Small-subunit ribosomal RNA, 5' domain from an uncultured bacterium, 533 nucleotides, folded computationally. Its mean pLDDT, the model's own confidence on a scale to 100, is 83. RNAcentral holds the full RNA, with entries from Greengenes. It matches the Rfam family "Bacterial small subunit ribosomal RNA". Rfam links the family to the GO terms structural constituent of ribosome and ribosome.

Context: one part of a larger RNA
Formats: sequence, C1' cells, structure tokens
RNA sequence: AACGCUGGCGGCGUGCCUAACACAUGCAAGUCGAACGCGAAAGGGGCUUCGGCUCUGAGUAGAGUGGCGAACGGGUGAGUAACACGUGGGUGACCUACCUUCGAAUGGGGGAUAACGUCCCGAAAGGGACGCUAAUACCGCAUAACAUCCUGCUUUUGAAGAGGUGGAGAUCAAAGCUGGGGAUCGCAAGACCUGGCGUUUGAAGAGGGGCCCGCGUCUGAUUAGCUAGUUGGUGAGGUAACGGCUCACCAAGGCAACGAUCAGUAUCCGGCCUGAGAGGGCGGACGGACACACUGGGACUGAGACACGGCCCAGACUCCUACGGGAGGCAGCAGUGGGGAAUUGUUCGCAAUGGGCGCAAGCCUGACGACGCAACGCCGCGUGGAGGAUGAAGGUCUUCGGAUUGUAAACUCCUGUUGCCCGGGACGAAAUGCUUCGACCUAACACGUCGAAGUUUGACGGUACCGGGUGAGGAAGCCCCGGCUAACUCUGUGCCAGCAGCCGCGGUAAUACAGAGGGGGCAAGCGUUGUUC
Repeated sequence: AACGCUGGCGGCGUGCCUAACACAUGCAAGUCGAACGCGAAAGGGGCUUCGGCUCUGAGUAGAGUGGCGAACGGGUGAGUAACACGUGGGUGACCUACCUUCGAAUGGGGGAUAACGUCCCGAAAGGGACGCUAAUACCGCAUAACAUCCUGCUUUUGAAGAGGUGGAGAUCAAAGCUGGGGAUCGCAAGACCUGGCGUUUGAAGAGGGGCCCGCGUCUGAUUAGCUAGUUGGUGAGGUAACGGCUCACCAAGGCAACGAUCAGUAUCCGGCCUGAGAGGGCGGACGGACACACUGGGACUGAGACACGGCCCAGACUCCUACGGGAGGCAGCAGUGGGGAAUUGUUCGCAAUGGGCGCAAGCCUGACGACGCAACGCCGCGUGGAGGAUGAAGGUCUUCGGAUUGUAAACUCCUGUUGCCCGGGACGAAAUGCUUCGACCUAACACGUCGAAGUUUGACGGUACCGGGUGAGGAAGCCCCGGCUAACUCUGUGCCAGCAGCCGCGGUAAUACAGAGGGGGCAAGCGUUGUUC
C1' cells in the first nucleotide's frame, strides 16, 4: 500500500505504482503608450429642416508594427546499458541575452510596410489586388579602437590555432525615448545646460552551457564472433568548437573470452529502508542531471530550441463542413471515461516567496501560498480522576460449600484536556508607492540618490490563540487464548460443519471447529494479504 471490522480530535507529511490509454469544459505566458502610427462604441449634453451635426466619453477601449519574454517555471519516465548519470580532470578546440566593472562612441541620409481605406474570392479557416502612413522596424554613407584576413619579430610550451610587439592595405557600428531648467539666442519648435533609461563597439567578471577524457554503473555464453563510414590517413566542406560530423581519394584496418556482438531488463544520482557492521533491497516525496511532449521526420526564429500549451511534412485518431476544404493534441492545474485491489476539489488568492515585462504605478503567474477530501503514514492528546464491600444484582463455573466477573458498577467528592456556546483576537507586512522633513549632487529652492517620520497593502480568517460558561456529560474497538506464543473453562457439533503460518485439530466429554463466560495483546486503531531487510 490494498482488503475486512471499527473509528473522537489536532499537527506535519503523503496521495494513478495499472493504460507514455482517450479526453468534454475552464484556466496554466504574457507585458511595455517612457519605441511607433491609427483609433472606436454604448452612455450623457447642446443644436436640428428629424436626414443628421457637434461637444464629451477619449487619444480611452481595441487591434496592428516594434522590443523583451515565451528555451525559465510546471509534468512524466516511454525510450536509453549510453560519456546517459556519478566522480575527478581537460578545453593550447568553444559559445554566452539579461546582470556587474572599466573604456570609446551615439554623425548624416534613404526606401518601404502592417494597421487603416476601397474592392474582390471563400460555407468556414482564411486569402488576394490597389492606395496611404510611422518607428528604438529595415537599408546604404561617414567615422574605426578592437577584431578578422595578409605579413615580420618575439615569449611560453612536448606541440601554437595562446600571449606580446611591428607593418601596409581590405572588411565591419549605432536609435532614440524621457524628467527638469536660471541666464543667453530664437516668432515658435527648439538650440543650450543638466539628470535617467536605452543603442553601438571593445576589455574583463559572474552565473549558465557545448565538447573531450580517466574510473565506476544490471542479467544471460542454452548469445562467440562483430564491423564497410567500418578503423586510420590526405584534402575539402560544415559547426560556436575538436572530430568520419559529412564528402572525394588512398590504405586495410578496428572491437572481442579482462565477454565484443546479440537478447532481456532498467532513466541515473544525492539519498531511502534494513543491518552491529560488511552487505542486501529500493530510487515514491524533496534536491541535482538526463530524456520525452499523439507517433515518426525536419528545419525556421533566436544569445539560447531542433521548441509540452511555435511552424512544416507524413501517419493514426477525434471534430466541423455548403464536400471544395479546414481544426485539434491535459506525461500543466482541476475534472471525465476507461483500466485497476487502489490514489483527492472542475475551490480561494497573488497577501507572502519566486519568475516575466515595465522608469514606475502596475499587469500576468493552476509556479507558489492556502483551504478541502482520505486513519494513507508519523507524532501528540482524549474517551475521566479520587474514594467506595451488605464483596449488591445479573452472568458464568461449581466438588453446591462456594469461586469469579470485581473497586468493576451503584453511590460520594472532584477536574475540565477535548467537544459545544459566548466574547476578544493575531504573527506572517518587509517593501514599493504617496505626503512631510533632512543630507548629498547641482547654477538651481528642479530632477535624481540616500535617510527619518507618517500613511497604504492579508487569500488563509473572525482561523490559530486567549478569556468566560456548560457539564462526566458527545468520544473503544480489533485480534488472539493446542505448541511455537502471553492468555482456560462450559455448551453445541461428532472425520460433519469447520480451522490451519508450520506441526496439525474434528470419527460423543474437542483448552485447536462454533457460541458463551473468563483471560491475554495492541489501541483510534486492530487483523489479513502483498513486498524488502
């Protein structure tokens, strides 16, 4: 874990091991107007020839271009016996968006396009033509440190594709948005000054990753031979990068009884269980790594994917269709059917922690935090305590004297855990923002940064907890009693009915079956079955 009987409470955990079976429905990845152009409607007000016009709503809702994210987080363990994982190294063969530190720069132009408008096709999904427009979208030009290519010198090294230092040329950048401002210029926009966020380029760091290697990693020889890009070389291509990674040519190698190949089984580890240890078994929850995302294949975009909620092709399945054609993928959270001995709510909240975007306010977040269900596990508590012998009644046994149930009950005096009722009532909240004040910066009483005070923010939850009231009142079962093994008698039954883990009981006095009384064990559990040591 499941099953049987039973069941009062709390805390903390855990909860499809089977069909990686199929899935209705809702939600699970968005965000930015401080990058950009466009831009409604309802409602309300006014006017009106009742057609409409206009103001507001509102530069709002909204879609679109663009940026960042979507490669994280979440799930599952099908495949995989492998550099997949673990551990220790290498990279003189490599990459790295955001973040941090230190430099430099941010000049001047151009052509489009979606949205939108007009029209057309289609049942739909969608698509097309023409016209207009913007940008931190796109493309040239200028500048050019570094870098790359070419070419010298030199250092380290086993070895230069590493480091340093020269040379002449060639190639390679950018984008703006926003806050504030006294003087000066300007009709104004603005120039100008000063911050913030960006953009480009370089050097380094941090964190993250790629690749390579040593060692370790199940069973079978009733699997003994395996291999043709196979093993190596030369050259080329490709990659961020080494490499038969791929290709052309050349050679004939490479692995294997220290178990190749084949077959079976299996994600791996930190760990968990057991054990005095050595070992043995396991890998559910939590943490790390890997692999997968209906099945198979492929690339695109991008710093990063060959991408669970992206794209394309093929296949199976399901759905829509006007039969021409389309749509879909819960091994995300809930939930449904099915399978099964068996595994939960179609709940609440972003208050906290964390993540994405954003200057911020904030928005999103089935991650997460909570609540709910289940004795599934562990731990804790309760179901009362003290006194009470005419040893009551009843039951059972009896040698009929009695014994036992048994201080057990009744009865008396208490307590109040818990339950129920009433009242109070949290911690988790720190920040951010806003207001005021102060310090720094500054030409500035702006902006910005820092500090102080006040204020705002709680799903859980009127919960935990605390106080008062009530009243022994609501709260005990299960298994066993022949030996192993703690615990014995009566009745019924008569090798029947039945029991049983092993030995074995039962055929007329059964401590072994069934019931009763008594006893033993454990206890909100107790037994059984399964499994491990």